[in-house]
Context: one part of a larger RNA
């Protein structure tokens, strides 16, 4: 390269939008770029291949209007299909309308529980921690109790293999503002669609910078204990950080369903969240029965090395991107590009087994 794979052996980009690009529904006309058909031309020679022939044979040579030369260019043609044009259509994809879910986002404001911490009562010697102590805090009055007040963070119950979000995420309450999503019946655009190399933005934690804020917690740090040792695990303390602001930076994560995205088909069974039609009905927030959308166990066919998957497929296909190709060296070095740095992305080799 021709190919085989990517849950878990190497292998789905963290996730989105979207440019080129590749791919595309149903019906007619028309072009003839690809397509197919036949004609010319050209496709040196040598070499294969066939047929004669020449060295005693073979190998080798050698002769031929031979054959072959998947190509090219060019001329007619055919029009199914792909493609250009044009005209339609509606089932794809959207757009109005009505209705109700939801921790979706974003900004202000509110509250209530508990922690610390300050002031004031009551009160007296322990208190805290631990296997077991000790460091520590207390007679300068602690612990505990009870009244008031500050400050910052998180929001118990409800709460659910529950809901929303493309991921990362999202949980008190109320306000304004906005973004998806799903049901249900109509009209209406008439393929406007699916992927998506670059590009662009999002993007948990920790981290970086200016400035605030610090209650709890708590890297590093100090003591205390265990140990042989203990630069841990256990306690007491205790800084960074954890929390706000920035159109701040950064761009990784076992960013996990270890499963890219969209579409078609391909037995069931039961739960549960949201919306709908029917039916029975003390007509009640139920109950049955079905439809659509979502999230879960279960199990058939297949499929899988095997565990498993299984209409939320890892089953049967199509389209289009990413990405592996022995293990180590190494996600390194070097060199681009990004970073304020800490890095971070692109990434080899020798050299070994």
């Nucleotide at each position: 390269c021709u190919g085989g794979g990517c849950g878990u052996a190497a292998a789905g980009g963290g996730c989105g939008c979207g440019u080129a690009g590749g791919c595309g529904g149903c019906c007619g006309a028309u072009c003839a770029a690809g397509u197919c058909a036949g004609g010319u031309g050209u496709g040196a020679a040598a070499g294969c291949c066939c047929a004669c022939g020449g060295c005693u044979u073979a190998a080798c040579c050698g002769u031929g209007u031979g054959a072959a030369g998947u190509g090219c260019a060019u001329c007619u043609g055919a029009a199914a299909c792909u493609g250009g044009u044009c005209g339609g259509c509606u089932u794809g994809a959207g757009u109005a309308u009505c209705g109700g879910a939801g921790a979706g986002g974003a900004a202000a404001g509110u509250g209530g529980a508990a922690u610390u911490c300050c002031c004031g009562g009551u009160g007296u010697a322990g208190a805290g921690g631990u296997g077991a102590a000790a460091u520590u805090c207390g007679u300068a009055g602690a612990u505990a109790u009870c009244g008031g007040g500050a400050g910052g963070a998180a929001u118990a119950c409800c709460g659910g293999u529950g809901g929303c979000g493309a991921a990362g995420g999202c949980g008190a309450c109320u306000u304004u503002c906005u973004g998806g999503a799903c049901g249900a019946a109509u009209a209406c655009u008439g393929a406007c669609g699916c992927u998506g190399a670059g590009g662009c933005g999002c993007g948990a934690a920790a981290g970086c910078g200016u400035g605030g804020g610090g209650a709890g917690c708590a890297a590093a740090c100090a003591g205390g204990a265990u140990u042989a040792g203990a630069u841990a695990c256990c306690c007491u303390g205790g800084u960074a950080g954890u929390c706000c602001a920035c159109a701040g930076c950064u761009g990784u994560a076992a960013a996990c369903g270890a499963u890219g995205u969209g579409c078609a088909c391909u037995a069931g069974a039961u739960g549960u969240g949201g919306g709908g039609a029917a039916g029975u009905g003390u007509u009640g927030a139920c109950c049955u029965u079905u439809c659509c959308u979502g999230u879960g166990u279960c199990g058939c066919a297949g499929c899988u090395a095997a565990c498993g998957c299984a209409u939320u497929a890892a089953g049967u296909g199509c389209a289009c991107c990413g990405c592996c190709u022995g293990g180590g060296g190494a996600g390194u070095a070097c060199g681009g590009c990004c970073g304020c740095a800490a890095g971070g992305u692109u990434a080899a080799a020798a050299c070994u087994c």